[in-house]
Context: one part of a larger RNA
């Protein structure tokens, strides 16, 4: 100089900006990933509307019942749950940096060609019956669907030398002139969706060199090892498996074996070379109580999914269940130490939706902490009787010292009041104009109006009031190193990085009075340069 720091004195305001380094130790509560009714069947609750009975106060109240609407609790189905958030426990290389490569896949998303036909059986919701204390669960029975599952179609697609073979799909919404139909709708137009096959973008997965800690008191390792053949496997090359056949491969230019450690961009310190480091921000690993495993998925071998072993901890009616805070707040325990069981989705962005809109402890604020950086205050100006006190003395004075009183002034911060921006862009109704279209529905743009959408907020900033009023304090004074006298003590009690002070005059201990450095701080451990 620095530091995610501690500790001790001390403490007035604000702005940014960190805030379990320890025990990847255990964890009560709450909440942190849900949406979609514009895929389904439907009504458990609200709120509307309709039809029935009863009451009477004759326009209300009760009851029943109707998915008719709005909507929606459980369910089927889609899409997110692989993103975002946490931690560094394992890893010295299946890691990460930089630089290349070839033999792969990409949901969503851009852009292109092509399609989208015709049917079938079932399942959960639900009902009736049952089992269990509880988790949770059988049988029957009935029913949709963008759920399932065949048949037609089939090339730029997959397999094949070629002939030839294989393989697909789904509705929904809105609104409508004619024209069919009792009706639902058909049909016509647009929006979404949805199969196929192309390039794109993105994102991922592999391979290779080179670089990336300590130990030789570790010198050899090594049988799927190492290369090939044929076979598997995989999105994809590959001993990545697996038969066989060869007998290689790696190592003093450090193999194997240990310890220790996420890795970078960066930080910190220095003139640089270096060394030290890897909180906070970002970009990659890895990991989710401990080991293991697949499933489903464009993606995982998956933190808030699923099986298995373990070890904890609950519940039990002993038969049997349930659980995972290294999400965000909180608790107990370690520890010199390290914060609110807060507010809000208004902004940014994520996830669903066609939208309104709902979720979103990501993210925005807000509250603890002088932990750090920066700013500012804690008064100005005058004022000599050099005032009393203190302290010192050679007793003449001398120092505190313009300091203070006193007098004129100010009013930042902070109190009280009032006023008040910007963070809002959006979305919603409504007119206008355009564009699609048969179409002055519908729907998409765009212009313009209107009424709105702030957690933070008693927001920044202005402004009035009063009044010096409410605000310094720590460390040191022998050399080192800026600062010095006295009185206490007497090799005591103490100091002190080093040198060393201290046994009667101590500038070295202790008070005191002066100074001297920093200053809302100041030392002092502890740490790196």
């Nucleotide at each position: 100089a620095u530091u995610g720091a501690a500790c001790g004195c001390u403490g007035g305001c604000g702005g940014c900006a960190g805030g379990c380094u320890u025990a990847a130790c255990a964890c009560a509560u709450g909440c942190a990933a849900g949406u979609c009714g514009a895929a389904c069947g439907g009504u458990a609750a609200c709120a509307g509307g309709g039809g029935a009975a009863a009451g009477c106060u004759u326009g209300c109240u009760u009851u029943c019942u109707u998915g008719c609407u709005g909507a929606c609790g459980a369910g089927u189905g889609g899409c997110g749950g692989a993103c975002g958030g946490g931690u560094g426990a394992g890893u010295a290389a299946u890691g990460c940096u930089u630089g290349g490569g070839a033999a792969u896949c990409u949901g969503g998303c851009u852009u292109a060609u092509g399609g989208a036909g015709g049917g079938g059986g079932a399942u959960a919701a639900c009902g009736a019956c049952g089992g269990g204390a509880a988790a949770c669960u059988g049988u029957c029975g009935c029913u949709a669907a963008u759920a399932c599952c065949g048949c037609g179609u089939a090339g730029a697609g997959u397999c094949g030398a070629g002939a030839g073979a294989c393989g697909a799909a789904a509705g929904u919404g809105u609104g409508g002139g004619a024209c069919c139909g009792c009706a639902a709708g058909g049909c016509c137009a647009c929006a979404u969706g949805c199969c196929a096959u192309g390039a794109g973008a993105u994102g991922a997965g592999c391979c290779c060199a080179a670089g990336u800690g300590g130990g030789a008191u570790u010198a050899g390792g090594u049988a799927g090892u190492u290369g090939g053949u044929g076979g598997g496997g995989u999105a994809a090359a590959g001993g990545c498996c697996u038969a066989c056949c060869a007998a290689g491969c790696c190592g003093a230019c450090g193999a194997u074996c240990u310890c220790u450690a996420g890795c970078u961009g960066g930080u910190c310190u220095g003139a640089g070379a270096g060394g030290a480091u890897g909180a906070c921000c970002a970009g990659c690993c890895a990991c989710a109580c401990c080991g293991g495993g697949a499933c489903u998925g464009a993606g995982a071998c998956a933190c808030g999914g699923c099986c298995c072993g373990g070890a904890c901890u609950c519940c039990u009616a002993c038969g049997g269940g349930a659980g995972g805070c290294a999400g965000c707040a909180g608790u107990g325990g370690g520890g010199a130490a390290u914060a609110u069981u807060g507010c809000g989705c208004a902004a940014u962005g994520g996830g669903g939706g066609c939208a309104a809109c709902c979720c979103u402890g990501a993210c925005g604020c807000a509250g603890c902490c002088a932990u750090g950086c920066c700013g500012c205050g804690u008064g100005a100006a005058u004022g000599a009787a050099g005032a009393a006190g203190g302290c010192c003395u050679u007793c003449g004075g001398a120092u505190u010292g313009u300091a203070a009183a006193g007098u004129u002034c100010u009013u930042u911060c902070g109190g009280u009041g009032a006023c008040g921006a910007g963070g809002a862009a959006g979305g919603u109704u409504g007119u206008u104009g355009u564009g699609u279209u048969a179409a002055u529905a519908g729907c998409g743009c765009a212009a313009c109006a209107a009424a709105u959408u702030g957690a933070c907020g008693u927001u920044a900033a202005u402004c009035a009031c009063a009044g010096a009023a409410g605000a310094a304090g720590c460390a040191c004074c022998g050399g080192c190193u800026a600062a010095c006298u006295c009185c206490g003590u007497g090799c005591c009690a103490g100091c002190a990085c080093c040198c060393g002070c201290g046994g009667u005059a101590a500038u070295a201990c202790g008070g005191a009075g002066g100074g001297u450095g920093c200053g809302a701080g100041c030392g002092u451990u502890a740490a790196u340069c």